[in-house]
RNA sequence: UAAGGCGGCCAGGCGGUCGCGUGGCGGAAGCCAUGAGGAAAGUCCGAGCAUCGCAGGGCAGGGUGCCGGUUAACGGCCGGUGAAGGCGACUUCAAGGAAAGUGCAACAGAAAGAAACCGCCCGGCGGCCCGAAACGGCCGCAAGGUAAGGAUGGAAAGGCGAGGUAAGAGCUCACCCGCGCCCCGGAGACGGAGGCGCGAUGUAAACCCCACCCGAUGCAAGAUCCGAAUGGGAGCGAUACGGCGGCCCGCCGUGCUUCCGAAGAGAUCGCUGGAACCCGGCGGCAACGCCGGGGCAAGAUAGAUGACCGUUCUACGACAGAACUCGGCUUACGACCGCGCUUAUCGC
RNA sequence: CUGGGUGUGGCGCAGUUUGGUAGCGUGCUUGAAUGGGGUUCAAGAGGCCGAAGGUUCGAAUCCUUUCACCCAGACCA
Numbered sequence: 001u002a003a004g005g006c007g008g009c010c011a012g013g014c015g016g017u018c019g020c021g022u023g024g025c026g027g028a029a030g031c032c033a034u035g036a037g038g039a040a041a042g043u044c045c046g047a048g049c050a051u052c053g054c055a056g057g058g059c060a061g062g063g064u065g066c067c068g069g070u071u072a073a074c075g076g077c078c079g080g081u082g083a084a085g086g087c088g089a090c091u092u093c094a095a096g097g098a099a100a101g102u103g104c105a106a107c108a109g110a111a112a113g114a115a116a117c118c119g120c121c122c123g124g125c126g127g128c129c130c131g132a133a134a135c136g137g138c139c140g141c142a143a144g145g146u147a148a149g150g151a152u153g154g155a156a157a158g159g160c161g162a163g164g165u166a167a168g169a170g171c172u173c174a175c176c177c178g179c180g181c182c183c184c185g186g187a188g189a190c191g192g193a194g195g196c197g198c199g200a201u202g203u204a205a206a207c208c209c210c211a212c213c214c215g216a217u218g219c220a221a222g223a224u225c226c227g228a229a230u231g232g233g234a235g236c237g238a239u240a241c242g243g244c245g246g247c248c249c250g251c252c253g254u255g256c257u258u259c260c261g262a263a264g265a266g267a268u269c270g271c272u273g274g275a276a277c278c279c280g281g282c283g284g285c286a287a288c289g290c291c292g293g294g295g296c297a298a299g300a301u302a303g304a305u306g307a308c309c310g311u312u313c314u315a316c317g318a319c320a321g322a323a324c325u326c327g328g329c330u331u332a333c334g335a336c337c338g339c340g341c342u343u344a345u346c347g348c
Numbered sequence: 349c350u351g352g353g354u355g356u357g358g359c360g361c362a363g364u365u366u367g368g369u370a371g372c373g374u375g376c377u378u379g380a381a382u383g384g385g386g387u388u389c390a391a392g393a394g395g396c397c398g399a400a401g402g403u404u405c406g407a408a409u410c411c412u413u414u415c416a417c418c419c420a421g422a423c424c425a
Base pairs, nucleotide, nucleotide: 001344002343003342004341005339006338007337008336010334012312013311014310015309016308017307018306020035021034022033023032024031025030037319041330042329044328045327046326047325048324049218050217051216052215061214062213063212064211065210066080067079068078069077070076081095082093083092084091085090096209097208101207102206103203104202105201117150118149119146120145121144124141125140126139127138128137129136158176159175161173162172163171177199178198179197180196181195182194183192184191185190222269223268224267225266226264231260232259233258234257235256236255240254241253242252243251244250277294278293279292280291281290282289283288349421350420351419352418353417354416355415358374359373360372361371368405376392377391378390379389380388398414399413400412401411402410
């Protein structure tokens, strides 16, 4: 210098005019205070909270899946292990079980799980040839052995070499690979050299098995209050009025009280002070925890947070707008800074 | 705000459950039959399954992320 890797910070500032939401003061006019984000987003996880359900346990269903830690909890985060990628700094990983069982592996291929199509090999039978005969050679037939070689495939029954054999083969041996047990190290995942045994394809983001976790619904949850009109139940009252009727009993309606129910985009609460935030110290590699101090920072319900002007930073700024609240993840996006991180080239 | 669903030729849909050659109707193009048109018949074109990544030998289909659209939920005795 070039190309990278990792980490961090900000999210325009100041002033003026007009306007909006919320709170306070005021009789009113009005005045004062305050007013979006790192993702407020997607709604992908985990909780608080609320209503319903629930003795306990199990089934079904769903989720998670190396180890240890962290946390209210998590599928998050931190630190490790293993694997993969990169020359490297470093990054990524749904990373239990395929030897419990089932399914699938299209096409091709003989065969896709324990396989004989071609080939190779031994002997037999039949035919032909040479020959005096035997030995032998060629062709065909069915059976057997054989996983070296060919051919198919993404994948072919551990790899390669030597021995061995009729031909072959972990059949045997050396080296290597993988799995299980023993031994050593480690808290564990796991690692290590040796010994013994084994060699059984892949797929579980197919069913499934194992271990652990999970009740359902979401603030339009839900709670309280006011209670129009139609209506329903109970009681009281007194036989008062009206109707049916010639009269009585009886029935229906009218009255009062009370309960239910109930229009209203009704009202209030839930609603924002919280596992929160900022600063400092301590413990821990870290995530995180503990202690001390500080301040209070939107809360609407048709839904506020804006517009214009001046000035300044390079720039009328990128992505983008709260709706119960937190902890994460993911996605979108502008500029800036740091590294005693890497690689290559050049110079000293 | 909360919950659920759908994206496949120009249009309307099947295929996704159980991964293995992308199909149907209509529309379009060409040709035939007709004097011409419609109808009919024959042949053909048009898709990388909303986008990106992953699992797998192999993905429209399984998983993750993302984009667009649609539906339901306030009181209802």
Source information: This is a predicted complex of two RNAs, RNase P RNA and transfer RNA, with 425 nucleotides together. The coordinates come from a structure-prediction model, not an experiment, and the mean pLDDT is 79. Rfam match: Bacterial RNase P class A. Rfam classes the family as a ribozyme.